[in-house]
RNA sequence: UUGUCGUUUGGGCAAACCUGGUGAAAAUCAGGGACGCAAAGCCUUGGGUCUAAGGCUUAUACAGCUAUUGACAGCCAGGCUGAAAGG
Numbered sequence: 001u002u003g004u005c006g007u008u009u010g011g012g013c014a015a016a017c018c019u020g021g022u023g024a025a026a027a028u029c030a031g032g033g034a035c036g037c038a039a040a041g042c043c044u045u046g047g048g049u050c051u052a053a054g055g056c057u058u059a060u061a062c063a064g065c066u067a068u069u070g071a072c073a074g075c076c077a078g079g080c081u082g083a084a085a086g087g
Base pairs, nucleotide, nucleotide: 004087005086008084012037013036017032018031019030020029021028022027035074041080042079043078045077046076047075048072049071050070053069054066055065056064
């Protein structure tokens, strides 16, 4: 110097819930708050789960179906990047 490990240290992120906002919804943003996380950092490429405005159907209804445009990276796989001391 490079690769690898993630025991220890210094730190990092932030579940549920509450308040306010956005959205048809799933969900998400900000503040508070910590269940947990060694990638709980980033990317929807594959699978999976959730939602159904619009569309189809129905009797102008209920219910149902439907992701082309939605959401989940803290569902799994995959890709990229990263960390002081030390081994």
Predicted 3D model of an 87-nucleotide RNA (c-di-GMP-I riboswitch aptamer) from an Actinomycetota bacterium. Lineage of the source: Bacteria > Bacillati > Actinomycetota. Rfam family: c-di-GMP-I riboswitch aptamer. Rfam's curators write: GEMM was predicted in a large-scale screen for bacterial structured RNA regulatory elements. The prediction has a mean pLDDT of 78. The sequence was found by an Rfam model in a public genome assembly.